About this RNA:
Predicted 3D model of a 578-nucleotide part of an RNA (large-subunit ribosomal RNA, domain I) from a Pseudomonadota bacterium. The prediction has a mean pLDDT of 82.

Context: one part of a larger RNA
RNA sequence: AGAGUGUAGGGGAUGUCUUGGCACAUCAAGGCGAUGAAGGACGUGGCAGGCGACGAAAUGCUCCGGGUAGCUGCCAAGCUAGCGUUGAUCCGGAGAUUUCCGAAUGGGGAAACCCAACAAGGUAAACCCUUGUUAUCCGCAAGGAAGCGAAACCAGGGGAACUGAAACAUCUUAGUACCCUGAGGAAAAGAAAGAGAAAUCGAUUCCCUUAGUAGCGGCGAGCGAAACGGGAAAAGCCUAAACCAUCUAUAUGGAUAAGCCUUACCGCGUUGUAUAGAUGGGGUCGUGGGAGCUCUUCGGAGAAUUGGUAAGAAUUCUCGGAAAGUAAAAAAACAUACUUAUAUGCGAAAUAGUUGGAAAACUAUGCCAUAGAAGGUGAUAGCCCUGUAGCAGAAAUAAGUAUGUCUUUCUGGAAGAGUUUCCCAAGUAAAUUCCGUCACGAGGAAGCGGGAUUGAAUCUGGGCAGACCACUGCCUAAGGCUAAAUACUAUGAUGUGACCGAUAGUGGACUAAGUAGCGUGAGCGAAAGAUGAAAACAACCCCGGAAGGGGAGUGAAAAGAGCUGAAACUACACUCUU
Numbered sequence: 001a002g003a004g005u006g007u008a009g010g011g012g013a014u015g016u017c018u019u020g021g022c023a024c025a026u027c028a029a030g031g032c033g034a035u036g037a038a039g040g041a042c043g044u045g046g047c048a049g050g051c052g053a054c055g056a057a058a059u060g061c062u063c064c065g066g067g068u069a070g071c072u073g074c075c076a077a078g079c080u081a082g083c084g085u086u087g088a089u090c091c092g093g094a095g096a097u098u099u100c101c102g103a104a105u106g107g108g109g110a111a112a113c114c115c116a117a118c119a120a121g122g123u124a125a126a127c128c129c130u131u132g133u134u135a136u137c138c139g140c141a142a143g144g145a146a147g148c149g150a151a152a153c154c155a156g157g158g159g160a161a162c163u164g165a166a167a168c169a170u171c172u173u174a175g176u177a178c179c180c181u182g183a184g185g186a187a188a189a190g191a192a193a194g195a196g197a198a199a200u201c202g203a204u205u206c207c208c209u210u211a212g213u214a215g216c217g218g219c220g221a222g223c224g225a226a227a228c229g230g231g232a233a234a235a236g237c238c239u240a241a242a243c244c245a246u247c248u249a250u251a252u253g254g255a256u257a258a259g260c261c262u263u264a265c266c267g268c269g270u271u272g273u274a275u276a277g278a279u280g281g282g283g284u285c286g287u288g289g290g291a292g293c294u295c296u297u298c299g300g301a302g303a304a305u306u307g308g309u310a311a312g313a314a315u316u317c318u319c320g321g322a323a324a325g326u327a328a329a330a331a332a333a334c335a336u337a338c339u340u341a342u343a344u345g346c347g348a349a350a351u352a353g354u355u356g357g358a359a360a361a362c363u364a365u366g367c368c369a370u371a372g373a374a375g376g377u378g379a380u381a382g383c384c385c386u387g388u389a390g391c392a393g394a395a396a397u398a399a400g401u402a403u404g405u406c407u408u409u410c411u412g413g414a415a416g417a418g419u420u421u422c423c424c425a426a427g428u429a430a431a432u433u434c435c436g437u438c439a440c441g442a443g444g445a446a447g448c449g450g451g452a453u454u455g456a457a458u459c460u461g462g463g464c465a466g467a468c469c470a471c472u473g474c475c476u477a478a479g480g481c482u483a484a485a486u487a488c489u490a491u492g493a494u495g496u497g498a499c500c501g502a503u504a505g506u507g508g509a510c511u512a513a514g515u516a517g518c519g520u521g522a523g524c525g526a527a528a529g530a531u532g533a534a535a536a537c538a539a540c541c542c543c544g545g546a547a548g549g550g551g552a553g554u555g556a557a558a559a560g561a562g563c564u565g566a567a568a569c570u571a572c573a574c575u576c577u578u
Stems, first nucleotide, its partner, number of pairs: 001577009015563001016530002020500002022497007029489002031148002039101003042055003046079002049075003052059001061095006070083003106115003116134007136145003153184001154182005164171001168218001194201002205232004215223002236481003239425001243281010259268002261312006286459001288424004292419007300319007320411006333405010344392003350365005366383002368372001374386003430454008440466001461476005517524002537562001540551004
């Protein structure tokens, strides 16, 4: 000097554990906000630093319900002072209070601050104080908007590149990422100017299939349908126009007026006619529909009105009868009953011995079970505790269901036939051109949407069936509404896991995690779990300034501020080698 062994230290691997995470399923819920949100600042406790709770009525107040012997939250023990069977603390429902900032909204501002005006009150009055009001936009007004969120889902408006093509430009990545706007619990779509070949189907959406097919494609890389079929769910409607009535405006007409529902007589004479607008009726379709007119058939009762009377006709209302309804097609609310949610309550059955620090273990003999899910209890418990199966329960609030009140519609008109009348969504359809989108890259390129230039028709009309034409079919554009099946999960509840087990699982299992710390800032972002069944956490004595140690004591065991306690590394002792 090196190696080995042992003892001690050092270190924190490993094992075991789980308070925390992860994923998924089902149900609920899917918003909050000028009645001031989300998020914060500052306060509030007898002693009060942090977390949580609360707001100058501040660790809480009131009422109602539950619940029962203790209570004054947690880290966190203690002292002090109190409360409570006249029912506290605690749990649930409803209410009161709720500083300042923040959309922040009286004005300003470097958020949590500064400065006002007006009115009322306090004062004899002023200063001052208290309370209230005072932002902007939309709307005649009543009233509404704004801001936040769940980094989700949806629709719309914009919209890349890296990349792939083994380079790269069309193409791809991709209408993706990202930005903006808007909405809802879902959104969007939606009752054929459809599909496409069946003499067929019959709104939309979603799934399976069709099918990696038909196709598209520097025919490269790649992209990539649809119908039919099978399912989930099912629901259909309202306007515009023609025509009628009323009102308003403008124009026009004139005594033989026109006209006033028809006829006769009387009466009136700004009542008529045309255009435009508004309101109400009417009407809504593709075997085309509707309006007007003509004809046919059928239809409870009563009343009123249409200048007067008579007859007829029409309109309106009431009673009766019938139907439907608040998720669309019109719309508001109430009552009763039940169900559910937000506190809870009841809830079966075991003892002895042995070992042990401790019995739930073992031995013996029992019991319950609509309950042998699970957790806890000094080791492994159906019968010790909490529970579990199964039952029960709400003063208050909320949601839902049913019935009734209620509302609306029909009867009041309906059905049929005919029709040389009228209507059926216009700067639209269509054409040309330039784009976009359709799986489809301009291609033979239809369809759908947009810009520009032109620019129709009204059913003998129009669009479409993948250039175009013919034939044959399908549909009815240029207005609107519409539940369900579908997507998502910040949130509440219940449950599950060939999910993790402290370098894992969330970044975060912990008295201080989005903390400490870093960065001008946007932002980045940790480490850190385990004594024991129970603190029984080591009284007392000795050495020492203390730390620490030696006794003593606790405990099953020192496990001593701690489970287990590997390796590197360190010290000492011994052995061996040189």
Annotation
The source organism's lineage runs through Bacteria, Pseudomonadati and Pseudomonadota.